Context: one part of a larger RNA
RNA sequence: CUGGGCGUAAAGGGCGCGUAGGCGGUUGUUACAGUCAGAUGUGAAAUCCCCGGGCUUAACCUGGGAACUGCAUUUGAUACGUGACGACUAGAGUUCGAGAGAGGGUUGUGGAAUUCCCAGUGUAGAGGUGAAAUUCGUAGAUAUUGGGAAGAACACCGGUGGCGAAGGCGGCAACCUGGCUCGAUACUGACGCUGAGGCGCGAAAGCGUGGGGAGCAAACAGGAUUAGAUACCCUGGUAGUCCACGCUGUAAACGAUGUGUGCUGGAUGUUGGGAAACUUAGUUUCUCAGUGUCGAAGCUAACGCGCUAAGCACACCGCCUGGGGAGUACGGCCGCAAGGUUGAAACUC
Numbered sequence: 001c002u003g004g005g006c007g008u009a010a011a012g013g014g015c016g017c018g019u020a021g022g023c024g025g026u027u028g029u030u031a032c033a034g035u036c037a038g039a040u041g042u043g044a045a046a047u048c049c050c051c052g053g054g055c056u057u058a059a060c061c062u063g064g065g066a067a068c069u070g071c072a073u074u075u076g077a078u079a080c081g082u083g084a085c086g087a088c089u090a091g092a093g094u095u096c097g098a099g100a101g102a103g104g105g106u107u108g109u110g111g112a113a114u115u116c117c118c119a120g121u122g123u124a125g126a127g128g129u130g131a132a133a134u135u136c137g138u139a140g141a142u143a144u145u146g147g148g149a150a151g152a153a154c155a156c157c158g159g160u161g162g163c164g165a166a167g168g169c170g171g172c173a174a175c176c177u178g179g180c181u182c183g184a185u186a187c188u189g190a191c192g193c194u195g196a197g198g199c200g201c202g203a204a205a206g207c208g209u210g211g212g213g214a215g216c217a218a219a220c221a222g223g224a225u226u227a228g229a230u231a232c233c234c235u236g237g238u239a240g241u242c243c244a245c246g247c248u249g250u251a252a253a254c255g256a257u258g259u260g261u262g263c264u265g266g267a268u269g270u271u272g273g274g275a276a277a278c279u280u281a282g283u284u285u286c287u288c289a290g291u292g293u294c295g296a297a298g299c300u301a302a303c304g305c306g307c308u309a310a311g312c313a314c315a316c317c318g319c320c321u322g323g324g325g326a327g328u329a330c331g332g333c334c335g336c337a338a339g340g341u342u343g344a345a346a347c348u349c
Stems, first nucleotide, its partner, number of pairs: 003321004007303002012317001014201004021194003025088008034080001035077008049065006091191001092188003095184005103177007110154001114150008125136002162169002206247006215241002220236004258316006266294013298305002322349003331342004
């Protein structure tokens, strides 16, 4: 380089926006660099191939032919393709009318629970476990009643329900704000798809500064268990968990399945719209967009996938190429650090 691949064997980038690039709807006119055909020139000789010849044969040498699949010039062709000009509406977008939603941000607010504080009642235990002990309690605990404070999370509704590109999002209200779906088909007229670099977003943990700190809880301490027990169990408990701003940039970031488009039997549930019919309080049928289950064909090594494809195709990107060494070393870049990213080799099986 080519080939073959990427759900589970090695392999889909965590996710988006988008630059270059690659690819690109229907139709008309026109030009012809690409493309195709013819001609001419050139493509040294040798080599290779074919038919002969010469050394006893062969290797070897040698005559002729073919070939040198290429390049240049030129004459043409115009389906494809490209450029230019024009037209179109099926892609894409805009507009109008509806709709659903834990989509995002800010501010406020509510009740239950927990812990603590104060007060009342009340008395000897409480707590915890397999059993115990550490622990709390006669300086009055646990229990119970009333009052107060604080922080964090939002029971029921709640649902293979919804929304979001992914990470993710759940009490209630207001304000600001993104996307999506359906219906109408008025407008623009290919404005599209993908996307190396780049930019942005990105759970948890962690880091910096300042707050906050109820519960939980790495570390740590003690009690148990045990041969030991740096654990599992118990009693405590600090970072942290929460907020603001800044960093980190990783996850089994998973559907272990890149994005987009078209095509290809059905059955059944569910979410959000729309249409029609009728025996309209509603039911049935059709349809669009999601989300599940089962399955024709087909695919698959099998498991399984199966209009939400892992089927049939196209476009573009990313990635893989035996195991270990190793996601290590070195160097570069990034980071306050922790570390991240890019990423080998010797050696060995």
Predicted 3D model of a 349-nucleotide part of an RNA (small-subunit ribosomal RNA, central domain) from Gluconobacter oxydans. Taxonomically the source falls in Gluconobacter (Bacteria, Pseudomonadota, Alphaproteobacteria, Acetobacteraceae). Rfam family: Bacterial small subunit ribosomal RNA. Its family is annotated with structural constituent of ribosome and ribosome in the Gene Ontology. RNAcentral holds the full RNA, with entries from ENA and SILVA.